[in-house]
This record gives sequence, structure tokens and C1' cells, in this order.
RNA sequence: GCAAACCCGGUGAAAGCCGGGGACGCAGAGCCACGGGGCUACCGCCGAUAUCGGCCAUGCCUGCCGGGCCGCCA
Repeated sequence: GCAAACCCGGUGAAAGCCGGGGACGCAGAGCCACGGGGCUACCGCCGAUAUCGGCCAUGCCUGCCGGGCCGCCA
């Protein structure tokens, strides 16, 4: 310097994200979704046909790992 869980408000179909409070932690817990991994499934497809179930990423997670860029210390 950043800010987990949790709480409040907002937003989104959800995962999640934003703001305020709050600190578990982090020497880069800075930026980028390029690779791996994980999360969700609105729409769509299939099956049931009252509900619902399964599949699906172009959505999401950089505080899961790697990589690129920038930065700090010795």
C1' cells in the first nucleotide's frame, strides 16, 4: 500500500461485480482473460410435460496456477 470472511446498499438469471463499514491475509493480494484449472447456466438443445432434470460459455473467478507488462528491495 492492498484488503478476506461477514454486515448494509446497489446491480446481474446466476456465478459474480460496484460503493460503504470491516481486516483474514498478501512484498507485488498491481494491470492484462494469452494458456491451464474452477464457478454459474439467462438463452438454446434433449428428456419429462404441473413442477423439474441433464448438456451447454460467448458470462464469471488474476486473493487457484502459469505467462506478458509495469513496479519495489538486495
c-di-GMP-I riboswitch aptamer from a soil metagenome, 74 nucleotides, folded computationally. Its Rfam family is "c-di-GMP-I riboswitch aptamer". Gene Ontology term of the family: cyclic-di-GMP binding. Rfam describes the family as follows. GEMM was predicted in a large-scale screen for bacterial structured RNA regulatory elements. RNAcentral holds the sequence, with entries from MGnify. Of the family's consensus pairs, 100% are formed in the model. Its mean pLDDT, the model's own confidence on a scale to 100, is 86.